Context: one part of a larger RNA
RNA sequence: UGACGGGGACCCGCACAAGCGGUGGAGCAUGCGGCUUAAUUCGAUGCAACGCGAAGAACCUUACCUGGGCUUGACAUAUAGCUGCGUACGAUCCGAAAGGAACGUAGCCUUCGAGGGUGCCAUACAGGUGCUGCAUGGCUGUCGUCAGCUCGUGCCGUGAGGUGUUGGGUUAAGUCCCGCAACGAGCGCAACCCCUGUGUUUAGUUGCCAGCACGUAAUGGUGGGAACUCUAAACAGACUGCUGGUGAAAACCAGAGGAAGGUGGGGAUGACGUCAAGUCAGUAUGGUCCUUAUGUCCAGGGCUGCACGCGUGCUACAAUGGGUGAUACAAUGGGAAGCCAAGCUGCGAGGUGGAGCAAAUCCUCAAAAUCACCCCCAGUUCGGAUUGGAGUCUGAAACUCGACUCCAUGAAGUUGGAAUCGCUAGUAAAGGUAUAUCAGCUACGAUACCUUGAAUACGUUCCCGGGUCUUGUACA
Numbered sequence: 001u002g003a004c005g006g007g008g009a010c011c012c013g014c015a016c017a018a019g020c021g022g023u024g025g026a027g028c029a030u031g032c033g034g035c036u037u038a039a040u041u042c043g044a045u046g047c048a049a050c051g052c053g054a055a056g057a058a059c060c061u062u063a064c065c066u067g068g069g070c071u072u073g074a075c076a077u078a079u080a081g082c083u084g085c086g087u088a089c090g091a092u093c094c095g096a097a098a099g100g101a102a103c104g105u106a107g108c109c110u111u112c113g114a115g116g117g118u119g120c121c122a123u124a125c126a127g128g129u130g131c132u133g134c135a136u137g138g139c140u141g142u143c144g145u146c147a148g149c150u151c152g153u154g155c156c157g158u159g160a161g162g163u164g165u166u167g168g169g170u171u172a173a174g175u176c177c178c179g180c181a182a183c184g185a186g187c188g189c190a191a192c193c194c195c196u197g198u199g200u201u202u203a204g205u206u207g208c209c210a211g212c213a214c215g216u217a218a219u220g221g222u223g224g225g226a227a228c229u230c231u232a233a234a235c236a237g238a239c240u241g242c243u244g245g246u247g248a249a250a251a252c253c254a255g256a257g258g259a260a261g262g263u264g265g266g267g268a269u270g271a272c273g274u275c276a277a278g279u280c281a282g283u284a285u286g287g288u289c290c291u292u293a294u295g296u297c298c299a300g301g302g303c304u305g306c307a308c309g310c311g312u313g314c315u316a317c318a319a320u321g322g323g324u325g326a327u328a329c330a331a332u333g334g335g336a337a338g339c340c341a342a343g344c345u346g347c348g349a350g351g352u353g354g355a356g357c358a359a360a361u362c363c364u365c366a367a368a369a370u371c372a373c374c375c376c377c378a379g380u381u382c383g384g385a386u387u388g389g390a391g392u393c394u395g396a397a398a399c400u401c402g403a404c405u406c407c408a409u410g411a412a413g414u415u416g417g418a419a420u421c422g423c424u425a426g427u428a429a430a431g432g433u434a435u436a437u438c439a440g441c442u443a444c445g446a447u448a449c450c451u452u453g454a455a456u457a458c459g460u461u462c463c464c465g466g467g468u469c470u471u472g473u474a475c476a
Stems, first nucleotide, its partner, number of pairs: 001476002003473003007470007015460002019423005026315008034306002042053002064301007073125001077124003081120002087106004092101003108116002127290002130288003136284001138279003141275001143273001148187006154163003167178003193267004198236007208225002212223003239261001242255005317416001321375006333364003338357002343352003382413001387408007429452007
């Protein structure tokens, strides 16, 4: 100087407390461990691995296994020799395919020097998701959006180092003020950026319709309008600016006005560093290893196996509910090998059909809620696992191993031990919608979007984590 303390003081955080909803019990989904296996490819392992890499494992993917092939190679560059070879079309045999063997027809371009292209052979080499993340770059997680981490000059100390950065206030903040052997400065904080909340101006189609007409079974459908909503650009607006109180100041408290008040709300943004943290399987890359194989092609299988343990979720156990019927209201997005309307058809998944739309124009567009009726506390009209049968769709192909539909079946489950998680407001909780990946889908995942919309916070004694000062130390 640090680190540590079941030392002290002060401060903060959904850290506790106060509340609401969960997990832990059940069934299923999914990931991991273990076991099994020819293979169950590899990585990630306290927080910070485990719905993680994977924004989509039937084949492909695919890296794994079994079997069958190839060897200058699936891919690149170069050199030498040969080249009526390659190329296009057709076609035979073996074969699961890959591959191997063999055949016919047409037939190279050309500036005629050679060159170009292709194949064969030879050689340099290719290739490796082989190893090392403890050789690395780059990127990322984490402490932590915590308020810290440092430097120049000066001063102090023999020196390591200290001071500044400590102290008194204050703040979300090393934020600001005052003081001070310090005076300044940098990286962080804040602000500058984006979205959202209010208004003005401009603009008015594909969006809008107040007033005026026309018209329809109905609809901004038509003329028209530029008011309103909205769209999308610019600008304004909030600064403790104003008033009062406290205070040395910084600031704090209360108030006014205001759409918004003291960082308005949310995002992006992550200092010096820590963990030899993660990644050689995204890519790059040193070293090392393989080179008729650890490369490469193909078929099939596996990654989906199941005595068991764990994590993360979904669905429930019901009456604030379940069922039937009626009926209302979104936003974000996506669309051409696409989105797919009306109509017809099927109980349904779907089929048919073909209008419109490269889209504020067309398509895709709710559900909880509300109203009426039934159920009457039951393992039930709760719950839907499992199984049987019949189908639909995608795709060469749904056996291993897809999703969905209909009929039948109708397990466990009656609120969950110890323990444990999230959340402070348009939040939690509840409800649905969209998208990426994608032929299809294991999505109950992820990422966004809107709808309905709470309770509670006395407080900081305690648990956890962090910050500042101080103290002890046989630790570095």
Small-subunit ribosomal RNA, 3' major domain from a metagenome, 476 nucleotides, folded computationally. Rfam family: Bacterial small subunit ribosomal RNA. Its mean pLDDT, the model's own confidence on a scale to 100, is 82. The RNAcentral record of the full RNA draws on SILVA.